Description
RNAcentral holds the sequence, with entries from MGnify. Predicted 3D model of a 70-nucleotide RNA (transfer RNA) from a marine eukaryotic metagenome.
RNA sequence: GGGCAGUAGCUCAGUGGGAGAGCACAUGGCUGAAGACCAUGGUGUCGAGGGUUCGAUUCCCUCCUGCCCC
Numbered sequence: 001g002g003g004c005a006g007u008a009g010c011u012c013a014g015u016g017g018g019a020g021a022g023c024a025c026a027u028g029g030c031u032g033a034a035g036a037c038c039a040u041g042g043u044g045u046c047g048a049g050g051g052u053u054c055g056a057u058u059c060c061c062u063c064c065u066g067c068c069c070c
Stems, first nucleotide, its partner, number of pairs: 001069006009023004017054001025041005047063005
């Protein structure tokens, strides 16, 4: 210098208009108790700042962090 990635506790989806899934977690049910199962709950500054737009997780710019290449 170039490329990729950063979204929930973890692994990830979503690529202009509702922020989501699985696992995990919390509470209740069931059980002698626990696990499994059932019901309910999203728990989040979409890495940071700025720009474009009526509207940005999404498009553009800069920066930060990690990985790879030169």
Rfam family: tRNA. Rfam classes the family as a transfer RNA.